[in-house]
RNA sequence: CGCUCAUCCAGAGGGGCAGAGGGACCGGCCCUACGAAGCCCCGGCAACCGGCGUCAGCCUGUCAUCUCGAUCCAGCGAGGUAGCUGACGGCAUCGGUGCCAAUUCCGGCCCAGUAUGGGACAGAUGAGGA
Numbered sequence: 001c002g003c004u005c006a007u008c009c010a011g012a013g014g015g016g017c018a019g020a021g022g023g024a025c026c027g028g029c030c031c032u033a034c035g036a037a038g039c040c041c042c043g044g045c046a047a048c049c050g051g052c053g054u055c056a057g058c059c060u061g062u063c064a065u066c067u068c069g070a071u072c073c074a075g076c077g078a079g080g081u082a083g084c085u086g087a088c089g090g091c092a093u094c095g096g097u098g099c100c101a102a103u104u105c106c107g108g109c110c111c112a113g114u115a116u117g118g119g120a121c122a123g124a125u126g127a128g129g130a
Base pairs, nucleotide, nucleotide: 001129003128004127005126006125007124008123013042014041015040016039017038021031022030023029025108026107027106028105043100044099045098048096049095050094051091052090053088054087055086056085057084058083064081065080066079067078068077069076104122109119110118111117112116
C1' cells in the first nucleotide's frame, strides 16, 4: 500500500508515571476518578514466522556423501546420512512479531428462517508480494 493467502466462540495482568477518555467506523451496549488513552518496568498467553522433535514421501536436473552388489572402465542398482517437501489438537530452551474486559463486545450488507444459522463487507494479526 483499495495487493495475495491464513486465522479471528480458546488463552493470558500486576506495578510506576500520567490525568479523561476508551472499546477501529456508525448505532447499541459496556469499561473508566475503586483511575481511560498513552509511555515505562516486570510477568504471562499463544504457536503466525524462525528454531527443535516425530512420522511419511522424494532423493530429481549441470554439482552432496557413505555402505553394499555387480562391472574391464564409463556408468548402473539397492539402502542409509545430509538435504528438500508435507503432516502433527507435537515442543516452548532461544529469536521475530502479536496479544493479555466482554466471540473481532453485539449489530450494520445478503440469503434462509421461531429462537437462530450460513455467507459477505469492514477491521485486526501474521506470513508473503510490489
Predicted 3D model of a 130-nucleotide RNA (SAM riboswitch aptamer (S box leader)) from Actinophytocola sp. Its mean pLDDT, the model's own confidence on a scale to 100, is 79. Taxonomically the source falls in Actinophytocola (Bacteria, Bacillati, Actinomycetota, Actinomycetes).